[in-house]
Molecule: c-di-GMP-I riboswitch aptamer
Organism: Synergistales bacterium
RNA sequence: AAUCGACAAAGGCAAAGCCACCGAAAGGUGGCGACGCAAAGCCACGGGUCUACAGCUCUGAUGAGCCAUGACAGCCGGGUUGCCGAA
Numbered sequence: 001a002a003u004c005g006a007c008a009a010a011g012g013c014a015a016a017g018c019c020a021c022c023g024a025a026a027g028g029u030g031g032c033g034a035c036g037c038a039a040a041g042c043c044a045c046g047g048g049u050c051u052a053c054a055g056c057u058c059u060g061a062u063g064a065g066c067c068a069u070g071a072c073a074g075c076c077g078g079g080u081u082g083c084c085g086a087a
Stems, first nucleotide, its partner, number of pairs: 004085002012037002017032006035074001041080003045077003048072003055066004
């Protein structure tokens, strides 16, 4: 230095649920809370998933269908940065 990851040490993040706020929704932010996590730090680049306000199409109407430009990094890859140091 690379790989790797211990019933090590120091520190970190926080699922579900509840409350408040933002959002049309998916979802996000903050608080409480810990299921888990060695990148559960960051980036929507590839795949995937979720949503469908507006728009488009259909319909007599109710409504239905399509659509990402929205979202998920705690779905899988990839990129990038980084703490510790037993085997």